[in-house]
Molecule: c-di-GMP-I riboswitch aptamer
Organism: Candidatus Brocadia sp.
RNA sequence: UUCCGAUAAAGGCAAACCCUGGGCGAUCAGGGGACGCAAAGUAAAAGGGUCUUUAAAAUAUUUUUCCGCGAAGGCAGGAAAAUAUAAAGAUAGCCUUACUGCCGAA
Numbered sequence: 001u002u003c004c005g006a007u008a009a010a011g012g013c014a015a016a017c018c019c020u021g022g023g024c025g026a027u028c029a030g031g032g033g034a035c036g037c038a039a040a041g042u043a044a045a046a047g048g049g050u051c052u053u054u055a056a057a058a059u060a061u062u063u064u065u066c067c068g069c070g071a072a073g074g075c076a077g078g079a080a081a082a083u084a085u086a087a088a089g090a091u092a093g094c095c096u097u098a099c100u101g102c103c104g105a106a
Base pairs, nucleotide, nucleotide: 004104005103012037013036017032018031019030020029021028022027035093041099042098043097046096047095048094049091050090051089052088053087054086058085059084060083062082063081064080065079066078067077068075069074
């Protein structure tokens, strides 16, 4: 110095929930509070995931429901919902990544 991470020491951060405030929202900031964390430090203008908004409108696909047509199987039709794409965001305590950093047993 690197890897690594103790029932070590000194310190650090703070989930859920509650209060106050910002935001349409995901969520954020401050206070209380501790589930956890060796990077739970920073970066969302590196990639993926998840979530939010747009919904008057655009594209695509499939499914469902309703309508229409049909004697029926069904359909070349219409509408709605859902999903995906798109745009703009949120999340670093979802993962990878980049940069920085405290301590030192095995």